Predicted 3D model of a 94-nucleotide RNA (TPP riboswitch aptamer (THI element)). Rfam family: TPP riboswitch aptamer (THI element). For this family Rfam cites "Metabolite-binding RNA domains are present in the genes of eukaryotes" (Sudarsan et al., RNA, 2003). From the family's description: Vitamin B(1) in its active form thiamin pyrophosphate (TPP) is an essential coenzyme that is synthesised by coupling of pyrimidine and thiazole moieties in bacteria. Its family is annotated with thiamine pyrophosphate binding in the Gene Ontology. Of the family's consensus pairs, 95% are formed in the model.
RNA sequence: AUGGUAACGCCGGGGUGCCGCGCAGGCGGCUGAGAAUAGACCCGACGAACCUGAUCUGGGUUAUGCCAGCGAAGGGAGCGUGACACGUGGAUAA
Numbered sequence: 001a002u003g004g005u006a007a008c009g010c011c012g013g014g015g016u017g018c019c020g021c022g023c024a025g026g027c028g029g030c031u032g033a034g035a036a037u038a039g040a041c042c043c044g045a046c047g048a049a050c051c052u053g054a055u056c057u058g059g060g061u062u063a064u065g066c067c068a069g070c071g072a073a074g075g076g077a078g079c080g081u082g083a084c085a086c087g088u089g090g091a092u093a094a
Base pairs, nucleotide, nucleotide: 001088002087003086007081008080009079010078011044012043013042014041017030018029019028020027021026050075051074052073056069057068058067059066
């Protein structure tokens, strides 16, 4: 000097189901990071965030996208700045 990295900034992607009571607003419960206004949520290619297959298959549950399979199957949203240490190249000195 340079490379990728942590980190940061900006930008972008994503989901919001089930059960009980109630005319409804709503209240309570289940799983979950998050259950549609919640944000101090999750994810951005080393991509299982999320979508499709799927009104799928098996198990379980009051019930469910609850658990497992399907499955590293198909699809899926990035740029900038940039340390410590490290890698690579160079210069100088001994």

The prediction has a mean pLDDT of 78.